[in-house]
Molecule: RNase P RNA; transfer RNA
Organism: Gemmatimonadota bacterium
RNA sequence: GCGGAGGGAAACGGGGUCGCGGAUCGGCUGCAAGGCUCGGUUCGAGGAAAGUCCGGGCUCCGCAGGACUUGGUGCCGGGUAACGCCCGGGCGCCGCAAGGCGACGGAAAGUGUAACAGAGAACAGACCGCCGAUGGCGGCACUUGUGCCGCACAGGUAAGGGUGAAACGGUGGGGUAAGAGCCCACCGCGCGCGCCGGAGACGGCCGUGGCACGACAAACCCCACCAGGAGCAAGGCCAAGCAGGAGCGAGCGGUGGUCCGCCGCGUUUGAGCUCCGGGUAGGCCGCAUGAGGCGACGGGUAACCGGCGUCCCAGAUAGAUGACCCCACGGGCUUCGGCCCGUUACAGAACCCGGCUUAUUUCCCUCCGUCGUC
RNA sequence: GCGCCCGUAGCUCAGUUGGAUAGAGCGCGUGCCUCCGGAGCACGAGGUCGCAGGUUCGAAUCCUGCCGGGCGCA
Numbered sequence: 001g002c003g004g005a006g007g008g009a010a011a012c013g014g015g016g017u018c019g020c021g022g023a024u025c026g027g028c029u030g031c032a033a034g035g036c037u038c039g040g041u042u043c044g045a046g047g048a049a050a051g052u053c054c055g056g057g058c059u060c061c062g063c064a065g066g067a068c069u070u071g072g073u074g075c076c077g078g079g080u081a082a083c084g085c086c087c088g089g090g091c092g093c094c095g096c097a098a099g100g101c102g103a104c105g106g107a108a109a110g111u112g113u114a115a116c117a118g119a120g121a122a123c124a125g126a127c128c129g130c131c132g133a134u135g136g137c138g139g140c141a142c143u144u145g146u147g148c149c150g151c152a153c154a155g156g157u158a159a160g161g162g163u164g165a166a167a168c169g170g171u172g173g174g175g176u177a178a179g180a181g182c183c184c185a186c187c188g189c190g191c192g193c194g195c196c197g198g199a200g201a202c203g204g205c206c207g208u209g210g211c212a213c214g215a216c217a218a219a220c221c222c223c224a225c226c227a228g229g230a231g232c233a234a235g236g237c238c239a240a241g242c243a244g245g246a247g248c249g250a251g252c253g254g255u256g257g258u259c260c261g262c263c264g265c266g267u268u269u270g271a272g273c274u275c276c277g278g279g280u281a282g283g284c285c286g287c288a289u290g291a292g293g294c295g296a297c298g299g300g301u302a303a304c305c306g307g308c309g310u311c312c313c314a315g316a317u318a319g320a321u322g323a324c325c326c327c328a329c330g331g332g333c334u335u336c337g338g339c340c341c342g343u344u345a346c347a348g349a350a351c352c353c354g355g356c357u358u359a360u361u362u363c364c365c366u367c368c369g370u371c372g373u374c
Numbered sequence: 375g376c377g378c379c380c381g382u383a384g385c386u387c388a389g390u391u392g393g394a395u396a397g398a399g400c401g402c403g404u405g406c407c408u409c410c411g412g413a414g415c416a417c418g419a420g421g422u423c424g425c426a427g428g429u430u431c432g433a434a435u436c437c438u439g440c441c442g443g444g445c446g447c448a
Base pairs, nucleotide, nucleotide: 001370002369003368004367005366006365007364008363009362010361013327014326015325016324017323018322020044021043022042023041024040025039026038027036028035029034046346050357051356053355054354055353056352057351058231059230060229061228065260066259067258068257069256070227071226072225073224074223075089076088077087078086079085090104091102092101093100094099105222106221110220111219112216113215127161128160129157130156131155134154135153136151137150138149139148140147141146142145169187170186171185172184173183174182188211189209190208191207192206194205195204196203197202235285236284237283238282244276245275246274247273248272251265252264253263254262292311293310294309295308297306298305299304328343329342330341331340332339333338375447376446377445378444379443380442381441384400385399386398387397393431402418403417404416405415406414424440425439426438427437428436
């Protein structure tokens, strides 16, 4: 220099004028509650405010019982309010490496699936091959039931070829008629509730078994664990307004489904549903001190935790954050006097937090590979 | 805020118990027919299966995350 991997930071600075929203002090107004196109001070979007994909707080429902189902999660340990998140570790895969990725429990409980090709696709199978031990057939020899030669009919075989995503362990040797865990060595695999290390996932070693047990569970399923439901239009208070009618009707509701149980409302006084008609289109609380931010310290490999100090940091309700100027900064041009352009990308709170994911601009640090030079 | 559905050829739709080279109608192109056009007949072209990953031997189909569109409830 080129190519790559991981991590972090900031979303631009200072000042002025005007404008918008909140809070507060004052002014004006009002009996008051409050109101105001009035003045001062002060605060005023994000790292993702986004998608709404997970998890919680908070609030309400009757504290949510049982059975079957339904949905989710899934190596081990830790963190946390909790999680499908984060940290550390194990194993597997990818990469030369730095590193990255993994729905990573169970296929010796059961059901199921495997198109096409192929002989055969899960207690499988013989197309081309290989063989001629055994039986058969033919020939030759003779010592007349043996030897040799041939055929490949029965048969043996699963080495080699071929099909396929996948063919019932792999490599090498022995063995054999040819072969084959048939036998042996090494590797792989299973078993022992073996020994050692580890908190555990797991790793190492030893013994043992010729291998019995192929793949898919993001197919059903089994096992373990988790889940009551709804959502700030939750929920509470105040104010204003209105008009009921028709039909169906014995059940309806307690929010995944079915049944049982319990509770409430209802079955003459009619719950609930459907249709027509009428009214409202307001205010306040919830609602801004929180699993809060920042700093240094201590514990921990880390995620994170602990105490200490310090700070208060948006609350709109059709929805406030904008415009201009000067300095500064960054580019470009220059006749060195200046002049021009830009201060941006993605994007904008709506009950609040913790994550994930996605969008996006710039800068910095560490590490790896390779080439060149000293 | 909550719940649900859809995306396949230019258009409208099938296919979604995983096994294909993804089909149909209309439309389009070429030829035949006709004096010409239409209709008819024959042949043909045309597809990132919304996008990107993953599972599987194999994905339009299963899973996850995005993008776009639509519906319902309070």